Description: Model confidence (mean pLDDT): 75 of 100. Predicted 3D model of a 370-nucleotide RNA (Bacterial RNase P class A) from Sphingomonas sp. The model forms 94% of the base pairs in the Rfam consensus. A source record names the gene rnpB. Its Rfam family is "Bacterial RNase P class A". Its family is annotated with ribonuclease P activity, tRNA processing and dimeric ribonuclease P complex in the Gene Ontology. Rfam describes the family as follows. Ribonuclease P (RNase P) is a ubiquitous endoribonuclease, found in archaea, bacteria and eukarya as well as chloroplasts and mitochondria. The sequence is in RNAcentral, with records from ENA.
RNA sequence: UCAGAGGGUCGGGCGGCCGCGGGGUGCUUUUUUGUGCCGCGAGGAAAGUCCGGGCUCCACGGAAACGACGGUGCCGGAUAACGUCCGGCGGGGGCAACCCUAGGGAAAGUGCCACAGAGAGCAGACGGCGACCGCCUCGGCGACGCCAUGGUGAAAGGGUGCGGUAAGAGCGCACCGCGCGACUGGCAACAGGAGCGGCACGGCAAACCCCACCGGGAGCAAGACCGAAUAGGGGCGGCAUAUGGGCUUCGUUCCGGCCCGUCGCCCGGGUUGGUUGCUUGAGCCGCGGCGCAAGCCUCGGCCUAGAGGAAUGGUCGCCUAUCCCCAUUAUUGGGGUGGACAGAACCCGGCUUACAGACCCUCUGACAUG
Numbered sequence: 001u002c003a004g005a006g007g008g009u010c011g012g013g014c015g016g017c018c019g020c021g022g023g024g025u026g027c028u029u030u031u032u033u034g035u036g037c038c039g040c041g042a043g044g045a046a047a048g049u050c051c052g053g054g055c056u057c058c059a060c061g062g063a064a065a066c067g068a069c070g071g072u073g074c075c076g077g078a079u080a081a082c083g084u085c086c087g088g089c090g091g092g093g094g095c096a097a098c099c100c101u102a103g104g105g106a107a108a109g110u111g112c113c114a115c116a117g118a119g120a121g122c123a124g125a126c127g128g129c130g131a132c133c134g135c136c137u138c139g140g141c142g143a144c145g146c147c148a149u150g151g152u153g154a155a156a157g158g159g160u161g162c163g164g165u166a167a168g169a170g171c172g173c174a175c176c177g178c179g180c181g182a183c184u185g186g187c188a189a190c191a192g193g194a195g196c197g198g199c200a201c202g203g204c205a206a207a208c209c210c211c212a213c214c215g216g217g218a219g220c221a222a223g224a225c226c227g228a229a230u231a232g233g234g235g236c237g238g239c240a241u242a243u244g245g246g247c248u249u250c251g252u253u254c255c256g257g258c259c260c261g262u263c264g265c266c267c268g269g270g271u272u273g274g275u276u277g278c279u280u281g282a283g284c285c286g287c288g289g290c291g292c293a294a295g296c297c298u299c300g301g302c303c304u305a306g307a308g309g310a311a312u313g314g315u316c317g318c319c320u321a322u323c324c325c326c327a328u329u330a331u332u333g334g335g336g337u338g339g340a341c342a343g344a345a346c347c348c349g350g351c352u353u354a355c356a357g358a359c360c361c362u363c364u365g366a367c368a369u370g
Base pairs, nucleotide, nucleotide: 001366002365003364004363005362006361007360008359009358010357012319013318014317015316016315017314018313020041021040023038024037025036026035027034043341047352048351050350051349052348053347054346055219056218057217058216069215070214071213072212073211074088075087076086077085078084089103090101091100092099093098104210105209109208110207111204112203113202126150127149128146129145130144133142134141135140158176159175160174161173162172163171177199178197179196180195183192184191185190223276224275225274226273233267234266235265236264237263238262239261244260245259246258247257248256283302284301285300286299288297289296290295320339323336324335325334326333327332
């Protein structure tokens, strides 16, 4: 210099004017209201609502076991918890830095293995090779043996070589591979491996299933408190009271029974509404210590939206990243444009997804130079 790998930070800046939502405070105002000042006011994802928790209510007498359903799935650690994170192990990719990986069990059982192919799971005989046997028109046919060779496929019951054979074959042998494996190292996953075995045990569990572990349900519109007018319910008291109205087995009549008014006070439920939950919290920043790390601990400092279907905006000036044009060319000058994705709604920890652009750190490979 070129090509790459991993990680982090920021995500327009300054000022003027006008405006918005909470809070504090002064004046005014009976309350309401009006107005001045001060201070605060979105994000790294506030998003998707996919996991895990806090908190709240409901259910359940406590504990344990079993079953159903859902989830998780190498090992160790971190954590309030996790499907998250960190460090390792195994497998795969890359020259490397590094990246990817749902990675328990297929000798418990069931099921599946498309197309092609003779044959796809107690192997198989299409082409092909072959001694004996049978037929025979002596070319062949049948039966039998074989999988070395051709062909199919993601996968065809180890590979290469020599021997062997009618032809062949772990049939025998050597090497490689594979399986079991004493023992050694490691907390473990796992790694190494003396020795033994002619080689069996194909693949799929994000198919059923088996094993181990985890899991009550609903969600701030959770929940708690206060509670106006009107209407309606109950109780007490006053007034009124029947010659009225309603009900009384399908209709009518008679007798009988029950109920029905109004005013005042009180009680309880409860709608609109108000208060609370509400933001001080597994909080943020910094020094130090422990740890490879995730993280943990001590000390010091800070308070940083809590609103109601919802405020955090608009405009102007200067500067600036990017992009475009022109001139000039180790580059510089001029003009124009002028900021990505997006937006709190009880709160936290994650994951995933979106994102114009800028800056920083570490590392790898190649080339050149000292």

The organism belongs to Sphingomonas, within Bacteria.